[in-house]
RNA sequence: UGGCUCGUGGCUCAGUUGGUUAGAGCACCACAUUGACAUUGUGGGGGUCGCCGGUUCGAAUCCGGCCGAGCCAA
Numbered sequence: 001u002g003g004c005u006c007g008u009g010g011c012u013c014a015g016u017u018g019g020u021u022a023g024a025g026c027a028c029c030a031c032a033u034u035g036a037c038a039u040u041g042u043g044g045g046g047g048u049c050g051c052c053g054g055u056u057c058g059a060a061u062c063c064g065g066c067c068g069a070g071c072c073a074a
Base pairs, nucleotide, nucleotide: 001073002072003071004070005069006068007067010026011025012024013023019057028044029043030042031041032040050066051065052064053063054062
């Protein structure tokens, strides 16, 4: 310098070729249960999808640029 893959709640990830409300598990908080802890059950908070722009009636999902991580080639 070029190419490829990835970037979604604290962590690990899903999201079926754009569309009715952004989700799961773990974690966290409250309550119930216990003598207490753990487990278990119920409920709850938290993300506008790396950033900017474009296409579209509509974008996490398509396109461009940039930033970051990994791999490959020089």